[in-house]
Context: one part of a larger RNA
RNA sequence: UGCUGGCCGUCUGAGGGGAAAGUGUCUCUAGUACGAGAGGAACGAGACGCUGGGGCCUCUGGUCUACCGGUUGUCCGACAGGGCAAAGCCGGGCAGCCACGCCCCCGCGGAUAAGGGCUGAAAGCAUCUAAGCCCGAAGCCGCUCCCGAAACGAGACGGCCGCUCCCACGCCCGGCGCCCAGCGACCGGGGUGGGACGAGGGCUCCCGUAGAAGACGGGUUUGAUGGGGUCGGGGUGUAAGCGCCGAGGCCUUCGGGCCGAGGCGUUCAGCCCGCGGCUCCCAACCGCCCGAGAUGUCAGCG
Numbered sequence: 001u002g003c004u005g006g007c008c009g010u011c012u013g014a015g016g017g018g019a020a021a022g023u024g025u026c027u028c029u030a031g032u033a034c035g036a037g038a039g040g041a042a043c044g045a046g047a048c049g050c051u052g053g054g055g056c057c058u059c060u061g062g063u064c065u066a067c068c069g070g071u072u073g074u075c076c077g078a079c080a081g082g083g084c085a086a087a088g089c090c091g092g093g094c095a096g097c098c099a100c101g102c103c104c105c106c107g108c109g110g111a112u113a114a115g116g117g118c119u120g121a122a123a124g125c126a127u128c129u130a131a132g133c134c135c136g137a138a139g140c141c142g143c144u145c146c147c148g149a150a151a152c153g154a155g156a157c158g159g160c161c162g163c164u165c166c167c168a169c170g171c172c173c174g175g176c177g178c179c180c181a182g183c184g185a186c187c188g189g190g191g192u193g194g195g196a197c198g199a200g201g202g203c204u205c206c207c208g209u210a211g212a213a214g215a216c217g218g219g220u221u222u223g224a225u226g227g228g229g230u231c232g233g234g235g236u237g238u239a240a241g242c243g244c245c246g247a248g249g250c251c252u253u254c255g256g257g258c259c260g261a262g263g264c265g266u267u268c269a270g271c272c273c274g275c276g277g278c279u280c281c282c283a284a285c286c287g288c289c290c291g292a293g294a295u296g297u298c299a300g301c302g
Stems, first nucleotide, its partner, number of pairs: 001150001005161007015147003021051008034039001052105005060099004067092005072085005094274001107143004115135004164196006171190005176184003197293001200290004205219004225283003228279005233273004241266005248259004
């Protein structure tokens, strides 16, 4: 821009897309049919894999430079707490993201190909074909999944709003008036410009496992949207301080005093959390913009 008033929601499904599947082994059928024997099927049914496709994170396993702990060197005077050294190195690790993990990928119908047939003439026979009819593929179409009213035949259904109002004009037309080539502060219509109302939408604002930007989804005090707090659930693994114990070492007037790795208790601690519940404590404040208003009626003119 179109679709013909504007808008919101729910659909239809023309049309388009996908490969969503491919394949193996084994068991039953069956030591059966068949065969003198040797040997040895199938239709059908089931189990387990491999490759591929889609989804997911309960489990298993990775990662986890959020996090917790151990520890080396050095620096901040010591303690505590930290910086740097690839995250210094090492041991763990939730959520998230993943695969090596888990789930699904069914079969059925229709029309056919080659081919197999039925009936059957031309051509008294024969013939699957000439008319007619029945079957028949991993292939084609449908059932399944995704997109999809720009599907210009531009769709349907439901709902909401609208069919206006005001102002200005050195513009145009008609009427009316006058001192009539025109003028007018009057009346009506049109045009132009501006504003009001207004379903709904957008921006701004707080966000999201949504996300390259747009988009998408949620919230905005009539509120649990994000943050904080708290409780729960988790990670790490028992904090600091204090008390007790303490291998051993140093000094001593031999009475004792000092240092001390480490251990135990306080302590299932401390620290931490992208998870869940609760809670208006903090921030979603205040605002801005867009937005349909037609047909018609009446009057005048042609």